[in-house]
RNA sequence: GGAGUGGGCUGGGUGGUCGCCGGCGGUCCCCUGCGGGGCCGCGGGAGGAAAGUCCGGACUCCAAAGGGCGGGGUGCUGGGUAACGCCCAGCGGGGGUGACCCCGAGGACAGUGCCACAGAAACACACCGCCGGGCCGCCGCAAGGCCGCUCGGUAAGGGUGAAAUGGUGCGGUAAGAGCGCACCAGCAGCCUGGUGACAGGCUGGCUCGGCAAACCCCACCUGGAGCAAGGCCGAAUAGGGGGGCGCUGCCGGGGCCGCGAGGCGCCGGCGGGAGGGUGGCCCGCCCGAGCCCCCGGGUAGGCCGCUGGAGCGCGGCGGCAACGCCGGGCCUAGAGGGAUGACCACCGCGGGCUCCGGCCCGCACAGAAUCCGGCUUACAGGCCCACUCCGGCC
Numbered sequence: 001g002g003a004g005u006g007g008g009c010u011g012g013g014u015g016g017u018c019g020c021c022g023g024c025g026g027u028c029c030c031c032u033g034c035g036g037g038g039c040c041g042c043g044g045g046a047g048g049a050a051a052g053u054c055c056g057g058a059c060u061c062c063a064a065a066g067g068g069c070g071g072g073g074u075g076c077u078g079g080g081u082a083a084c085g086c087c088c089a090g091c092g093g094g095g096g097u098g099a100c101c102c103c104g105a106g107g108a109c110a111g112u113g114c115c116a117c118a119g120a121a122a123c124a125c126a127c128c129g130c131c132g133g134g135c136c137g138c139c140g141c142a143a144g145g146c147c148g149c150u151c152g153g154u155a156a157g158g159g160u161g162a163a164a165u166g167g168u169g170c171g172g173u174a175a176g177a178g179c180g181c182a183c184c185a186g187c188a189g190c191c192u193g194g195u196g197a198c199a200g201g202c203u204g205g206c207u208c209g210g211c212a213a214a215c216c217c218c219a220c221c222u223g224g225a226g227c228a229a230g231g232c233c234g235a236a237u238a239g240g241g242g243g244g245c246g247c248u249g250c251c252g253g254g255g256c257c258g259c260g261a262g263g264c265g266c267c268g269g270c271g272g273g274a275g276g277g278u279g280g281c282c283c284g285c286c287c288g289a290g291c292c293c294c295c296g297g298g299u300a301g302g303c304c305g306c307u308g309g310a311g312c313g314c315g316g317c318g319g320c321a322a323c324g325c326c327g328g329g330c331c332u333a334g335a336g337g338g339a340u341g342a343c344c345a346c347c348g349c350g351g352g353c354u355c356c357g358g359c360c361c362g363c364a365c366a367g368a369a370u371c372c373g374g375c376u377u378a379c380a381g382g383c384c385c386a387c388u389c390c391g392g393c394c
Stems, first nucleotide, its partner, number of pairs: 001390010012347007020045002023042008047365001051376002054374005059226004071222005076090005091104005106217002111215002113211003127158002129154007137146003166184006185207001187204007230304004240295006248271006255264003275287004311330002314327005348363006
């Protein structure tokens, strides 16, 4: 200098003006009440993903003695954590020259099931081939050879397949075969190291198909719903419960029911009438059969939950690390028709045009809604750290 690998940070800047949301202080107004509003001042106001809502928790309500069955989830090992399917460190497999990256679902001698197509056979298999015996035929003087049929042996070779019962070599055999041997792979037992996954060594019989993100078995975890959770206050009107006052008297007319005594309701007149209206109050006038009080539930509405927390950053200690402990510091949105915006000036970055003086356009992805830990996905540009490989020079 070039090419990479892993990780961290940032996500236009500064100033001004006008708005919006919410907090505190002051002041004024509205409302029966809960509460609401105006003005002034001070300070606060999106993210690394606020997103997807995929996991895990806190919190709230419901259910629940304990245990079991069933269902769901997780699945190499050991740690971390409130918890996790997350993170860290290992182990094993694969890729890369390397820094490093990717993957891992325990058990297939508990049982059941499946293995498409092809193929003879997919857990017991002979299609071709190879070898041996028997029979018939042909050729040959003969030794023998060949064709066919049949009975066996054989998994070395061919062929099918994703997969055919270890691989290579030597021996062996009628031909073959772990049949025997050496090495390798794999299995079982033992020893050593490690908490463990596992690694190394020795011995053994020589070899046992694959699939459990098929049922299943094993180990561990697991109640349901979710902040529209849930809690508090609570009108007006209409229901519910209780209490108080009133619902009347006389006369006349006619109706219905009843055998009848009588009962029910209607119209008109006169008087009385709790209470109401008018009105500042009294008188007066008008209406008048309901009116008033208390208790309780719900609704409208309001408030809480609601943002100080598994919080952020600094230093020290323990740990390889994830992380934990200690000390001192900081406060960082909280709406409910749901704020977080617009403009101006200068600068930065990226495009385009240029008469080189400048001019124009744009600022990635996106955007809180109970909170927190993760995962995944989106993301223009910029900065930093560590490491690897190649080349050059000293």

The RNA shown here (Bacterial RNase P class A) has 394 nucleotides and comes from Methylomirabilales bacterium (SeqCode).
The sequence is in RNAcentral, with records from ENA.
It matches the Rfam family "Bacterial RNase P class A". The family's RNA type in Rfam is ribozyme.
The coordinates come from a structure-prediction model, not an experiment, and the mean pLDDT is 77.